[in-house]
Molecule: Bacterial RNase P class A
Organism: Pseudomonadales bacterium
RNA sequence: AGAGUUGGCCAGACAGUCGCUGGGCCGUGAUGUAAGCUUUUGCACCGCGGUCGAGAGGAAAGUCCGGGCUCCAAAGGGCAGAGUGCCAGGUAACGCCUGGGGGGCGUGAGCCUACGGAAAGUGCCGCAGAGAGUAGACCGCCUAAGGCGCGUUGCUAAGCAACGCGAACGGCAAGGGUGAAAGGGUGCGGUAAGAGCGCACCGCGCGCGUGGCAACAUUGCGCGGCAGGGUAAACCCCACUCGGAGCAAGGCCAAAUAGGAAUCCUUGAGCGUGGCCCGCGCUGGAUUCGGGUAGGCUGCUAGAGGUGGUUGGCGACGACCGUCCUAGAUGAAUGACUGUCGGCAGCUAGGUGCGGGUGACUGCGCUGCGCUGGUCACAGAACCCGGCUUAUCGGCCAACUCUUUAU
Numbered sequence: 001a002g003a004g005u006u007g008g009c010c011a012g013a014c015a016g017u018c019g020c021u022g023g024g025c026c027g028u029g030a031u032g033u034a035a036g037c038u039u040u041u042g043c044a045c046c047g048c049g050g051u052c053g054a055g056a057g058g059a060a061a062g063u064c065c066g067g068g069c070u071c072c073a074a075a076g077g078g079c080a081g082a083g084u085g086c087c088a089g090g091u092a093a094c095g096c097c098u099g100g101g102g103g104g105c106g107u108g109a110g111c112c113u114a115c116g117g118a119a120a121g122u123g124c125c126g127c128a129g130a131g132a133g134u135a136g137a138c139c140g141c142c143u144a145a146g147g148c149g150c151g152u153u154g155c156u157a158a159g160c161a162a163c164g165c166g167a168a169c170g171g172c173a174a175g176g177g178u179g180a181a182a183g184g185g186u187g188c189g190g191u192a193a194g195a196g197c198g199c200a201c202c203g204c205g206c207g208c209g210u211g212g213c214a215a216c217a218u219u220g221c222g223c224g225g226c227a228g229g230g231u232a233a234a235c236c237c238c239a240c241u242c243g244g245a246g247c248a249a250g251g252c253c254a255a256a257u258a259g260g261a262a263u264c265c266u267u268g269a270g271c272g273u274g275g276c277c278c279g280c281g282c283u284g285g286a287u288u289c290g291g292g293u294a295g296g297c298u299g300c301u302a303g304a305g306g307u308g309g310u311u312g313g314c315g316a317c318g319a320c321c322g323u324c325c326u327a328g329a330u331g332a333a334u335g336a337c338u339g340u341c342g343g344c345a346g347c348u349a350g351g352u353g354c355g356g357g358u359g360a361c362u363g364c365g366c367u368g369c370g371c372u373g374g375u376c377a378c379a380g381a382a383c384c385c386g387g388c389u390u391a392u393c394g395g396c397c398a399a400c401u402c403u404u405u406a407u
Stems, first nucleotide, its partner, number of pairs: 001403010012341007020055002023052007031044005057378001061389002064387005069246004076278004081242005086100005101115001102113004116237002121235002123231003138176002140172003148166008184202006203226001204224005209218003250298004260289006269283004305324008342376002344373004350367007
């Protein structure tokens, strides 16, 4: 100097003018109500004025997980179903996070992981190939023994024996071929030729020892010739977990109507917040037609909260002490204008580094007075919180890795 990896932070700033929403305090107006008694006080709702301070995100998005909270409402159990899937921790909990282990990728810093079980069973592995799972002979190798055919020789000439040649109806699965994958690999012995057939080492399986809480590791030991591979993000088996619905939940107040009509079932019949069964509870339940209301208040923001310090821990995170209150709208508030600065993009005086060229000149990069720009992304709370995923203009900080050069 270049190229990368990981983690954290910010998300334009300042000033002025006008404007919006809710809260605290003060004052005031109208209505209603209670008390007291002839005019006051308190409360509720609505409005006005003043003042103080507050007012969208890192994802508010997706609605994918987990909860808090509310109701079913309370009595539970089982089946089916669904989810997760190495180990140990964190957490209210999780499919999240942290730290390890196994496997894979990368020179590396690092990154990914749908990671229990194939000796419970079933399914699948096209084509090619002899054969792809109680799996095999296409090319090829062998002629020992027994048997077959032919020939030669000998004899006791019916035949028998010896020798030679040949091949298969015999032996082989070591060599070659096919394929993503072929009954473990290398070597030695053995054999007619071969083969874990035997042996040594490796691999594999089982057991023990050592280290580790564990997953696992093992350049330790022993036994065994050894279940023929893959696939469970195929069915399946195993372990653990799991009621449902959701703030449009729910509660209160006010108002209005029709306490409406009809049909069916009705004590073992029906109903009871995913399906089925058992159990439990209730005493009525289901359907159709028709009518009224859609208003106000609450839930609604002080929390598994933020933050500073100390402390325990590799870490996620925990404990203690101090400190702070940071939206609560309801057709939906936080905006508009002006000025300065900043970031970004383009042009660019000048400067500078490395080259090319005989020269004139020229290529790439860095910096940059100044100028221009309708250029400033993704995007908007709605009960709340912890995560994950997705979108995104740019800027800043820190650590680490690799390459090149100089000292």